[in-house]
C1' cells in the first nucleotide's frame, strides 16, 4: 500500500420529530354571571335589547412539538432472545486403514483402535471498534440510510 472477513432477524431502549390521536391558544354557536349603554314602565326599581368582560358546554376550523404524552421512526460501535457460522465431547450408520490373537478349516469368527462423511444430542465461542461536514426519506427529524464511509489513532 492492497485484498478478504468481522452474519441476519423479531421485540425493546437511548434518542427523534410532528402525519394521526390527545393537550393548549384563538375563532364560530349556545347558556350563565357582572357592570355599562339604548328603549319602555316608573315611588323604589323591573323588563327588553346591544356590545364588552369572566366562566362553562357543543360542533367545526386555524395555529402550536421550549407539548410531560399515545400512534409512528430508531442504533456497526445499545439490550434480551431466536437463527446462522466455528470448535469440542458423546451416540449411531456407512466406507476405508493399521495392528494383534487363534491357527486351522465346512466357513476364518467376535471384540477393540484410527481416519473420513452423514445424522442426532449436549456445551462453549461469536472478539475489537474514536469518528465529522454534507446529502437522503411521500408527516418530519434523529445515534435511521449513504457509513465499520471521509478522516484520526
Nucleotide at each position: 500500500a492492497a485484498c478478504a472477513a468481522a452474519u441476519g432477524c423479531u421485540c425493546c431502549u437511548a434518542g427523534g420529530g410532528u402525519u394521526c390521536c390527545g393537550g393548549c391558544u384563538c375563532u364560530u354557536u349556545c347558556g350563565u354571571a357582572g357592570g355599562u349603554g339604548u328603549u319602555g314602565c316608573a315611588u323604589a326599581g323591573c323588563a327588553u335589547c346591544a356590545a364588552c368582560u369572566g366562566c362553562g358546554a357543543a360542533u367545526a376550523g386555524a395555529g402550536u412539538g421550549a407539548c410531560a404524552g399515545g400512534u409512528c421512526c430508531a442504533a456497526g460501535a445499545g439490550g434480551c432472545g431466536c437463527a446462522g457460522c466455528u470448535g469440542a465431547g458423546c451416540u449411531g450408520u456407512u466406507a476405508g486403514g493399521a495392528a494383534g490373537c487363534c491357527c486351522u478349516u465346512a466357513a476364518u469368527c467376535a471384540u477393540g483402535c484410527c481416519u473420513a462423511a452423514c445424522a442426532g444430542c449436549u456445551g462453549a465461542g461469536u472478539a475489537c471498534a474514536c469518528g465529522g461536514a454534507g446529502g437522503g426519506a411521500a408527516a418530519a427529524a434523529a445515534g435511521c440510510c449513504c457509513g465499520g464511509g471521509a478522516g484520526a489513532a
The RNA shown here (Guanidine-I riboswitch aptamer) has 153 nucleotides and comes from uncultured Synechococcus sp.
Of the family's consensus pairs, 100% are formed in the model.
Model confidence (mean pLDDT): 77 of 100.